[in-house]
The prediction has a mean pLDDT of 81.
A computed fold for a 63-nucleotide RNA.
RNA sequence: GAGUCCCUACAGCCAACCCGAAAGGGAAGACGAAAGUCGAGGAAACUCGGCUGUAGGUGACUC
Repeated sequence: GAGUCCCUACAGCCAACCCGAAAGGGAAGACGAAAGUCGAGGAAACUCGGCUGUAGGUGACUC
């Protein structure tokens, strides 16, 4: 320097389910009334429905 992967942020689309008479609004790990406990992913921070795009990364591997 290049490639593959991983993670994060943002945008768009879809969406179990919930509220509502409707219009419409909200919306995802499991259990639980809650407190909390447990599980999964990630190097970590951290995250927790799916797809696409853009940007980024004290990230991993290969050349």